[in-house]
Context: one part of a larger RNA
């Protein structure tokens, strides 16, 4: 390459938009390019295979046949792909009326709590620990009582409860905006799926410039523990953490499970919508539809589990993996201000 495979054994790209490309709903009809078929023409020879022949056999010669799975050109099929013309609504999007939400972004505003400064009141302790001590405090702390300043999060609601394409998202209101979802069944008529590359977006550290600084807290410093103690405890405390612009592109970026359809028993919680039933109403009960949970039939699996949110039965289409280390490393090439990011060996070992 074949041919197995990706939850936990090596192996789903972090995530989306979308280029090429691959693949694609029912229908009629045209031609006939894949395809089928039937026929010519070529497909050298030797070789290989089958029947013969000649060396007294055999290897070895040697004839005739097959063979030569190809190409070419003419005929003819119209099922199925591809095409060309036309239709169609089940995909697919628009439309009309509705819903629920920490989606985003971005101005304002709010209360509790920690710090800090002023003042009262009012004294010796206060913190901290297993125990202590560095440590604050008679220059009046701590504790309270009023008053202010500031940054930074947003108790209880709060829930395997919402939203998001993932990173993620939670005081309150305005403004801007994006996306799901139900109900009608008017309208486009296949306009879809995937997506190599590109391009975007992507926690927390981390860089760069300016600002900010309340708690917290790498570094660092002291105090204890201990044999040592560069810890784990405790007291301090710098970067950062916050904000605004711009880079960083990694994570156990996790369902350790790509994306989109279809098909396969059920039970039973919960979040939003519709339609019935019912009622004064409100539920409560049925039926449906998107979501998220739990157990489970069948049927997968090495087990463990998974099971309509499949790890089951099946298509498409991208990503990956081929023994352990060496190694996600070296070189070299993008990218990057640096950190370091990607890509990605091999000698030699077992």
């Nucleotide at each position: 390459u074949u041919g197995g495979g990706c939850g936990u054994a090596a192996a789903g790209g972090g995530a989306g938009u979308g280029u090429a490309g691959g693949c694609g709903g029912c229908u009629a009809g045209g031609a006939a390019a894949g395809u089928c078929u039937u026929c010519u023409g070529u497909g050298a020879a030797a070789u290989c295979u089958a029947c013969g022949g000649g060396c007294u056999c055999a290897g070895c010669c040697u004839g005739u046949a097959a063979c030569g799975u190809g190409c070419a050109g003419a005929g003819g099929a119209a099922a199925u792909u591809a095409u060309c013309u036309g239709g169609c609504u089940a995909g697919a999007g628009u439309g009309u009326c509705g819903g629920a939400g920490a989606g985003g972004a971005u101005a304002g505003g709010g209360g509790a709590a920690u710090a800090c400064c002023c003042g009262g009141u009012g004294u010796a302790g206060a913190g901290g620990u297993g125990a202590a001590a560095u440590u604050c405090g008679u220059a009046g702390a701590g504790a309270u009582c009023g008053g202010g300043u500031g940054g930074a999060a947003c108790a209880c609601c709060a829930g395997u409860g919402g939203c998001g394409a993932a990173g993620g998202c939670g005081c309150c209101u305005g403004u801007c905006u994006g996306g799901c979802u139900g109900a009608c069944a008017a309208c486009u008529g296949a306009c879809g799926c995937u997506g190599a590359g590109a391009c975007u977006c992507g926690a927390a550290a981390g860089c760069a410039u300016g600002g900010g600084g309340a708690g917290c807290a790498a570094a660092c410093a002291g105090g204890a523990u201990u044999a040592g103690a560069u810890a784990c405890c405790c007291u301090g405390g710098u970067a950062g953490u916050c904000c605004a612009u711009g880079c960083c592109g990694u994570a156990a970026a996790c369902g350790a499970u790509g994306a989109u359809a279809a098909c396969u028993a059920g039970a039973u919680g919960u979040g939003u919508g519709u339609g019935g039933u019912a009622u004064u109403g409100a539920c409560c009960c049925c039926a449906u539809a998107c979501g998220u949970g739990u157990c489970g039939a069948a049927g997968c699996c090495a087990a463990c589990g998974c099971g309509a949110u499949a790890a089951g039965u099946u298509a498409u289409c991208c990503g990956c993996c081929u023994g352990g280390g060496g190694a996600g490393u070296a070189c070299g090439g993008u990218c990057g201000c640096a950190a370091g990011a990607u890509u990605a060996a091999a000698a030699c070992u077992c």